The prediction has a mean pLDDT of 90. Predicted 3D model of a 328-nucleotide part of an RNA (large-subunit ribosomal RNA, domain IV) from Geminicoccus flavidas. It was read from a public genome assembly. The organism belongs to Geminicoccus, within Bacteria. It matches the Rfam family "Bacterial large subunit ribosomal RNA". Rfam links the family to the GO terms structural constituent of ribosome and ribosome.

Context: one part of a larger RNA
RNA sequence: CGGUAUCGAAGGAACUCGGCAAAUUGCCCUCGUAACUUCGGGAGAAGAGGGCCCCGUUGGCAGGCAACUGUUGGCGGGGGGCACAAGCCAGGGGGUGGCGACUGUUUACUAAAAACACAGGGCUCUGCGAACUCGAAAGAGGACGUAUAGGGUCUGACGCCUGCCCGGUGCCGGAAGGUCAAGAGGAGGGGUGCAAGCUCCGAAUCGAAGCCCCGGUAAACGGCGGCCGUAACUAUAACGGUCCUAAGGUAGCGAAAUUCCUUGUCGGGUAAGUUCCGACCUGCACGAAUGGCGUAACGACUUCCCCACUGUCUCCGAUACCGGCUCA
Numbered sequence: 001c002g003g004u005a006u007c008g009a010a011g012g013a014a015c016u017c018g019g020c021a022a023a024u025u026g027c028c029c030u031c032g033u034a035a036c037u038u039c040g041g042g043a044g045a046a047g048a049g050g051g052c053c054c055c056g057u058u059g060g061c062a063g064g065c066a067a068c069u070g071u072u073g074g075c076g077g078g079g080g081g082c083a084c085a086a087g088c089c090a091g092g093g094g095g096u097g098g099c100g101a102c103u104g105u106u107u108a109c110u111a112a113a114a115a116c117a118c119a120g121g122g123c124u125c126u127g128c129g130a131a132c133u134c135g136a137a138a139g140a141g142g143a144c145g146u147a148u149a150g151g152g153u154c155u156g157a158c159g160c161c162u163g164c165c166c167g168g169u170g171c172c173g174g175a176a177g178g179u180c181a182a183g184a185g186g187a188g189g190g191g192u193g194c195a196a197g198c199u200c201c202g203a204a205u206c207g208a209a210g211c212c213c214c215g216g217u218a219a220a221c222g223g224c225g226g227c228c229g230u231a232a233c234u235a236u237a238a239c240g241g242u243c244c245u246a247a248g249g250u251a252g253c254g255a256a257a258u259u260c261c262u263u264g265u266c267g268g269g270u271a272a273g274u275u276c277c278g279a280c281c282u283g284c285a286c287g288a289a290u291g292g293c294g295u296a297a298c299g300a301c302u303u304c305c306c307c308a309c310u311g312u313c314u315c316c317g318a319u320a321c322c323g324g325c326u327c328a
Base pairs, nucleotide, nucleotide: 001323002322003321004320005319006318007317008316010314011313014312019309027051028050029049030048031047036041038157052079053078054077055076056075057074058073059072060071061070062069063068080084092307093306094305095304097302098301099299100298104116105115120155121154122153123152124151125150126149132141133140134139158294159293160292161291163224164223165222168221169220170217171216172215173214174213177212178211179210183206184205188201189200190199191198192197225243226242227241228240229239252286253283264280265279266278267277268276
């Protein structure tokens, strides 16, 4: 000097990205227990008291004829210690947001999460030798199942909901029409031959699916405007005009896990608050199953605050053991 432990005056988070680490709490009994809530919960909420030993008194239970013995309660009185759940073991608590409903699952060796899954919801395919998957095939899985089944895909308990656009892309439907390959067809023509013939080229016309075309479809992929003016203070614009579009963002939410300007502005909390909570709305660039907004319970998740507690700190000290250093 370092490590592992134990203790520490006064203060008590001033430490720090952050109470990280440590400390506090810890068991049993009695009392008591809020908002909120899906009425189950929240709850061990929180919080308060008691716990050792002795004596008296009064019940219960078991055994016994009884005396009594054992055990378990109530009430009263007293005793000692620094300390009575005397050791080990053994929840710190509360408030408020965000995200995810929940229990689960995951990066074997830096990530456990707001990621994955999940019950529940939707769309779509599939009538059975099913769709789909594996396999040149036979065959197998699906399934010894049969649409209350099976596959694909999206969403993700529950509550309230889920608007407008089918122009593009995709998918579905469409006995017409256009286009269209092989093939059919063969007008007409070439080569050769004396010829019969052989052999080439070849126009009409008839030819599928596909594409074009006509419709449908957004819990399919996706998309959901601009400029100008206007009210008797000002400001603002319910209102009007105009351009464009397939249609111009409804409800709800909103400086948000989304807000650049930004530490926006106002309010709350602090003596002081780029964080936090509540509002406002000017949404650079929220928005409705790539779901929107809420939500009790839950979370080794995450934000902020408070109580308790502490060597985290002011500011370091002591002791024990171990290591380093030193000839020691």